[in-house]
Molecule: transfer RNA
Organism: Atopobacter sp. AH10
């Protein structure tokens, strides 16, 4: 220096047909128990890494950053 994969909740991930933003921990609150573990139920929490194009519409497609893995020299 060149080639590849990754970047979505606090953490660890799906979401690949382009149109509902999710799950598991974790956190509040509440019930159950005498009480702690535990389990159940609701809730909270997102600039989808950044910036731009391209569609009616982008997490997703395209073009550039940055960061991280990882080959190659």
């Nucleotide at each position: 220096g060149g080639g590849g994969g990754c970047a979505u909740a606090g953490c660890u991930c799906a979401g690949u047909u382009g149109g509902g933003a999710g799950a598991g921990u974790g956190c509040u609150a509440c019930a159950a128990u005498g009480g702690c573990a535990u389990u159940g139920u609701a809730g909270a929490g997102g600039u989808c890494a950044c910036g731009g194009g391209u569609u009616c519409g982008a997490g997703c497609c395209c073009c550039g950053u940055u960061g991280u893995c990882u080959c190659c020299a």